The prediction has a mean pLDDT of 85.
This is a predicted structure of a 105-nucleotide RNA (SAM riboswitch aptamer (S box leader)) from a Bacillota bacterium.
């Protein structure tokens, strides 16, 4: 980078630093000098891998001890195709694209 596979409707914020764009990507809609976006430092949520424990036919519960993740908005919403509707608005489903884990090249 490329690949497998599992998950994505819950959940969790305070102080500092610096100063303009920031939510991937195009459109939208937001967030932002009453300081967003990044960084650091504590705090927190969550429980994917490990570890400890308990039960065990798969396997599953507990814990929160290491490793990673997260803490605006459903992965903010759509993009592509499909049902419902005369149709549009909406709405549900499927790809897709995307993020995290783990494990491969």
């Nucleotide at each position: 980078c490329c690949u497998u596979u599992a998950u994505c409707a819950a959940g969790a914020c305070a102080g500092g630093c610096a100063g303009a764009g920031g939510g991937a990507u195009c459109g939208g809609c937001c967030c932002g000098a009453u300081g967003a976006u990044g960084c650091c430092u504590g705090g927190g949520c969550a429980a994917c891998c490990g570890g400890c424990g308990c039960a065990c036919g798969a396997u599953g519960c507990g814990u929160g001890c290491g490793g990673u993740g997260c803490c605006a908005a459903c992965u903010c919403c759509g993009a592509c195709g499909g049902c419902g509707c005369c149709a549009g608005a909406c709405g549900c489903c499927g790809a897709c694209a995307g993020a995290u884990g783990a494990g491969g090249g």